[in-house]
RNA sequence: CUCUUAUCCAGAGGGGUGGAGGGACCGGCCCGACGAAACCCCGGCAACCGUCCUGGCAAUGAUGCCAGCUACAGGUGCCAAAUCCGGCAGAAGCAUUCUGGAAGAUGAGAG
Numbered sequence: 001c002u003c004u005u006a007u008c009c010a011g012a013g014g015g016g017u018g019g020a021g022g023g024a025c026c027g028g029c030c031c032g033a034c035g036a037a038a039c040c041c042c043g044g045c046a047a048c049c050g051u052c053c054u055g056g057c058a059a060u061g062a063u064g065c066c067a068g069c070u071a072c073a074g075g076u077g078c079c080a081a082a083u084c085c086g087g088c089a090g091a092a093g094c095a096u097u098c099u100g101g102a103a104g105a106u107g108a109g110a111g
Stems, first nucleotide, its partner, number of pairs: 001111008013042005021031003025087004043079003048075002050072002053068006083103001088100005
């Protein structure tokens, strides 16, 4: 980087350095000198993977597979706004709303 798959209306910020951008892209709308991005320190959220535990199945067994619990917090991730809203398609009671999708993000697996 590509593919597969699950999730995305919940949750969680202080300090230091820095000095004008940031919210993926486009449009909108926001955040930002009462200090943006980025980096560092400390803290936190969550529970995808992992570990523990319980049950079932297979096996002589080691163990493996499946399901559950959500105890731990080792690997990631995250800590303005629903992924901030929309973008494409369809429907309806059509200033709008709803449903699905695309795109994106993150995890796990594969190449």
SAM riboswitch aptamer (S box leader) from a bacterium, 111 nucleotides, folded computationally. It was read from a public genome assembly, where an Rfam model found it. Rfam family: SAM riboswitch aptamer (S box leader). Its family is annotated with regulation of gene expression in the Gene Ontology.